[in-house]
The RNA shown here (small-subunit ribosomal RNA) has 1398 nucleotides and comes from an uncultured bacterium. The coordinates come from a structure-prediction model, not an experiment, and the mean pLDDT is 82.

RNA sequence: UUUGAUCUGGGCCCAGGACAAACCCUGCCGCCUUCCUUACCACUCCAAUUCAAACGAAAAGGCCCCCUUCUGUGGUGGGGGUGCCCCAAUGGCCAAAGGGUGAAUAACACCUGGGUUAUCCGCCCCGUACUUCCGGAUUAACCUGGGAAACCGGGUCCAAUACCCGAUAGGAACAUGGUUUAGUGUCUCAUGGUGGAAAAAUAUUGUUUUGGUGCAGGAUGAGCUCGCGGCCUAUCAGCUCGUUGGUGGGGUAAUGGCCUACCAAGGCGUCGACGGGUAGCCGGCCUGAAAGGGGGAACGGCCCCAUUGGAACUGAAAUACGGCCCAAACCCCUACGGAAGGCACCUGUGGGGAAUAUUGCACUGUGGGCGCACCCCAGACGCCGCCACCCCGCGUGGGAGAUGACCGCCUUCGUUGUUGUAUACUCCUUUCAUUAAGGACGACACCACUCCUUUUUUGGGUGUGGUGACCGUACCUUUGUUAACAACCACCAGCUACCUACCUGCCACCACCCGCGAUCAUACGUGCGGUGCGUAGCCUUGACCUGAAGUACUGAGCGUCUCGAACUCGGAUGUGUGUUGUUGCUGCGACUGUGAAUUUCCGGGGCUUAACUUCGGGGUGGCAGGCGAUACGGGCAUAACUAGAGUGCUGUAGGGGAGACUGGAAUUCCUGGUGUAGCGGUGGAAUGCGCAGAUAUCAGGAGGAACACCGAUGGCGAAGGCAGGUCUCUGGGCAGUAACUGACGCUGAGGAGCGAAAGCAUGGGGAGCGAACAGGAUUAGAUACCCUGGUAGUCCAUGCUGUAAACGGUGGGCGUUAGGUGUGGGGACCGGUUUGGUUUCUGUGCCGUAGCUAACGCAUUAAGCGCCCCGCCUGGGGGGUACGGCCGCAAGGCUAAAACUCAAAGGAAUUGACGGGGGCCCGCACAAGCGGCGGAGCAUGUGGAUUAAUUCGAUGCAACGCGAAGAACCUUACCUGGGUUUGACAUGCACCAGACGGUUGUAGAGAUACGUACCUCCCUUUGUGGUUGGUGCGCAGGUGGUGCAUGGUUGUCGUCAGCUCGUGUCGUGAGAUGUUGGGUUAAGUCCCGCAACGAGCGCAACCCUUGUCUUAUGUUGCCAGCACUUUGGGUGGGGACUCAUGAGAGACUGCCGGGGUUAACUCGGAGGAAGGUGGGGAUGACGUCAAAUCAUCAUGCCCUUUAUGCCCAGGGCUUCACACAUGCUACAAUGGUUAGUACAACGCGCUGCGAACCUGUGAGGGUGAGCGAAUCGCUGAAGGCUAAUCUCAGUUCGGAUUGGGGUCUGCAACUCGACCCCAUGAAGUCGGAGUCGCUAGUAAUCGCAGAUCAGCAAUGCUGCGGUGAAUACGUUCCCGGGCCUUGUACACACCGCCCGUC
Repeated sequence: UUUGAUCUGGGCCCAGGACAAACCCUGCCGCCUUCCUUACCACUCCAAUUCAAACGAAAAGGCCCCCUUCUGUGGUGGGGGUGCCCCAAUGGCCAAAGGGUGAAUAACACCUGGGUUAUCCGCCCCGUACUUCCGGAUUAACCUGGGAAACCGGGUCCAAUACCCGAUAGGAACAUGGUUUAGUGUCUCAUGGUGGAAAAAUAUUGUUUUGGUGCAGGAUGAGCUCGCGGCCUAUCAGCUCGUUGGUGGGGUAAUGGCCUACCAAGGCGUCGACGGGUAGCCGGCCUGAAAGGGGGAACGGCCCCAUUGGAACUGAAAUACGGCCCAAACCCCUACGGAAGGCACCUGUGGGGAAUAUUGCACUGUGGGCGCACCCCAGACGCCGCCACCCCGCGUGGGAGAUGACCGCCUUCGUUGUUGUAUACUCCUUUCAUUAAGGACGACACCACUCCUUUUUUGGGUGUGGUGACCGUACCUUUGUUAACAACCACCAGCUACCUACCUGCCACCACCCGCGAUCAUACGUGCGGUGCGUAGCCUUGACCUGAAGUACUGAGCGUCUCGAACUCGGAUGUGUGUUGUUGCUGCGACUGUGAAUUUCCGGGGCUUAACUUCGGGGUGGCAGGCGAUACGGGCAUAACUAGAGUGCUGUAGGGGAGACUGGAAUUCCUGGUGUAGCGGUGGAAUGCGCAGAUAUCAGGAGGAACACCGAUGGCGAAGGCAGGUCUCUGGGCAGUAACUGACGCUGAGGAGCGAAAGCAUGGGGAGCGAACAGGAUUAGAUACCCUGGUAGUCCAUGCUGUAAACGGUGGGCGUUAGGUGUGGGGACCGGUUUGGUUUCUGUGCCGUAGCUAACGCAUUAAGCGCCCCGCCUGGGGGGUACGGCCGCAAGGCUAAAACUCAAAGGAAUUGACGGGGGCCCGCACAAGCGGCGGAGCAUGUGGAUUAAUUCGAUGCAACGCGAAGAACCUUACCUGGGUUUGACAUGCACCAGACGGUUGUAGAGAUACGUACCUCCCUUUGUGGUUGGUGCGCAGGUGGUGCAUGGUUGUCGUCAGCUCGUGUCGUGAGAUGUUGGGUUAAGUCCCGCAACGAGCGCAACCCUUGUCUUAUGUUGCCAGCACUUUGGGUGGGGACUCAUGAGAGACUGCCGGGGUUAACUCGGAGGAAGGUGGGGAUGACGUCAAAUCAUCAUGCCCUUUAUGCCCAGGGCUUCACACAUGCUACAAUGGUUAGUACAACGCGCUGCGAACCUGUGAGGGUGAGCGAAUCGCUGAAGGCUAAUCUCAGUUCGGAUUGGGGUCUGCAACUCGACCCCAUGAAGUCGGAGUCGCUAGUAAUCGCAGAUCAGCAAUGCUGCGGUGAAUACGUUCCCGGGCCUUGUACACACCGCCCGUC
């Protein structure tokens, strides 16, 4: 890291350690260690010699002597002596060690412990006895031949510690017998014949020393052999003929089929033979708490190998790395005939590779070979060099220092913060580095000489001198020089300590995983800064262990997550009751041997410390041996027992199995009768059948299959499975009894049997049903679902197949752990006429405690607690697939991978959402009604089209008479053209001018430009300030972009009844409870109940308005009574009434009755103006839609700055084939027209409303009273009512369109205003599918007012009143919503997710 969140299971990733490592960046010094893991690929120099005291020959150069000769201190030549030395050879020892590598090897190769009565052992040590006598050759040399060479041949000499014959031998060996013994051992005795030796040298002298031989012993080393232990694979299950054994023989140091002849037929194997793959093994190393896991470099032990393969010789030892022979490959030389070679020794080279060093010095030390010894040899070893490869140590400075400097970076812009006491500056120190001087240990050894001791040599000892590769090195002291020579790497979203700015813009990139990047990236790149207990290193990569209980022995699991074989039987294996005896196998106790050294651990010592090194101790879990004890486990017993298991006997239930026989109902078919037009089938139809007589009905017959009712959480069976009845045969269970056996048990790899349906084979049978197939429907299609037919098959017999969701998704057996309640089959006891009660055994269900479980759930029929045995699992996909094998007639089955790919795939539960799931409820949601829309004309808005522009926004409900409560200019944002650039507007600074402004002329479409003349500044401290204009710098401006960066505002679900919290409780948890349930309500409204108790936002109420009354006040309102009157509440007057303005009252289920739980509430009634929230309004919870708006406003970021800003004129937003939305007017008689006449309310009015009068047909005009308004005006409401006319028609309906003439507003009415008059008189006769509003003063219908406004495209919007209905049975259905519940693989939440084909 899977999910919206949770728990769990599970994989992937990751932090730690470690490495013979490698790569990138970087790099002062020292110590210590390591350094071809790859090609057992190919190679140059060097790595094994030594002994003259075994031997002969030769004898350069040197020294000494003699002679000769010459050019005479000398040289030449010859001879003799000496013998440091000595190429080649004989001889001896060594060369089998040391050194290297890991190819082979799965094996007695290794490890560990034994055996060798089956063996050998050079040199070394000890003991003993000897060391005698002869002989003949030969290498080299010399002579000679062949050959290119390597090398080979012939002839002639000569020596030995070379070779050989013989002598000597109480003893070695051999044979036989005896003794002893378990035994051919050892020991010992006897007899016999046989039978094996030798070499000398002697350096000053010799009673020397060294050597040689036989025998015996020791030590060392080696051979052989046995027990135990350690890799993978069964998709390798059978292997084997010298194979297994025996006898005789051969061979070996030695056993043995090691080899051979004959005889027998054995031997090995599921405890994994044989085969295949891989691999040197171990001490030890890394990791880990341990158990384990991994690996086997360096050091040490063993083994194997030496270009590849094979064979032997020599020798004490080899089948021999630097020996020989043969074959092969490769390479060198060649005269082509031949011939030479072997770095896995040390350096080095090429090649391969990610990758690994000097062709160094020296025998000084250690160890070795030869030698008496000095010496000699020695790429062993000791040192050096290279590389940060590992481990370890040290340094790169210390103090003081604030102008908190500069640069850089960030910034809220405050010279703020940070870099940072950091730098500078100043004082100090010198580790390290470097210069110079001094200078080791390793030398306790060896050599030479001398002296002492010893009888002398040898040996022992003293002294002197000499011998060091490393090395003039380490180190210390002194000296000089200066902070001087010395810091990087990775990271900074989470995991994981560490953050900002810019750039980029799903690009470039990053990334272990999850993931980051699409214009504000702490994740890319860069800068600044920071982090790391990083540090001379750091990071990456590779491979290993750990956390990982993730192969689980310690220490997991299998109902639902991967995981119980379909079931049973059963030999092996494993495991198994109590008692007695015995054994001492396992196990136990102390002891002995071994377990090499190194390493690890502990304690000391030495290098300045540490790493390193050294000493001691501990430990080494193992194996072996004898001794002791015998409780437990195991073995043995021809010991006994009965509780497990089985047998017998007495009963008992049953669709347990096999075979034979048999029954009735129903379907179909056939025959006959009756009978007539349909039948059948479906959601509705059609195909189909039927006048050749169906369906229906009656009678008779045929045939096959299946068995209604009983019948059931009933029965039986191992499972599959089993159902009409009768008979025969047969398996198992249960209960009781306790006669018999006496542990006979359980499980069960391999093996065997049984095993639904479908399918296969052969032969029957075939009524119904019915894959395939045909037709009819459905459908966009319909190879389906539905219908009509119909073949295999289904049935029987005999074989095969061997699988299923063969499931309780739960292997079998035994024991044990609360209960309650049903049901099948038995038994016992009690009470009994019956129905019964208690109890027990065995089946089969439900509920439930403890416990378990991730939860769900399981719970004496466990999924609890334990024991025994078997099977199976280890992320998803690929895949139960491929290949191989086995089985099958086939289909197919069983067994069973990998490459590749993903970071998840799952389980259970939670909250939501969704469902053409369920229940309850509501709403003009449907229904019942009334009136519309959709058809016509027009108005307005939108889409589309068009255009220079037709500015922009709003787009399902929730855009479309919406923003816009007024587009002719303006508005205006758009287009065209003309202008302008500090700007139309704000503010600051600097400089200049003195006014600014007003009047006015010309050009122009205007903005504007160019002028003209006149008037002309204010305060004042006289510096300047204010104001205005100009210039310049900062800046203004933007209806430019982003509503997916935002604030604010708004819509919508929805005025729906919901949304939450605190505390408590429950749950591992997400969460639940409360808020669910029973009622009730408009309502989560209230009541009751309840592990909940309370609370908040919503509901309701409080607010406004309207309806009734009371009271107070009566002007501009009112006028009952009184008076006047011009007859108008006009006036006086009045407050009664209306009305207005205030203040109150009133309604609360308060009262009565029924129902209901004595409840909430509901139904009915009374009273009342009003009755159950009285009507209406305002009021909109948590939230949803990235809903709308950057064009009301505000605002981040981006963009623009002589333009995307600003000004002006004209045009456009008013276009028009068309489509949609919302309205108006109509289609007419419930009507039109004409005339008369009655009754409102809300509002508005001074740039205004405008009376009355005059005038015009009219819009209007003239004049202008009154009124800033309860006073005046708009304002004479309309429908209505009364009367007349029209008479059903495209009309006296309807009014569009068009022509003409006018009025008004306004600079202006052409694009593009409204209204009036005359004329014209279109469509339209009630509107398809579909769809909208409305439940009462509502719908419908009628007019009036207002906002905006110069005017008006208003039929819109907001209000007002007048007239005034119909219907609601009801909640099945459509739409929307609420609550509960259920399913879910959805959570961006069904507009989801997701499968297949192309």
Its Rfam family is "Bacterial small subunit ribosomal RNA". Rfam 15.1 lists 42,628 matches to the family in 10,626 species.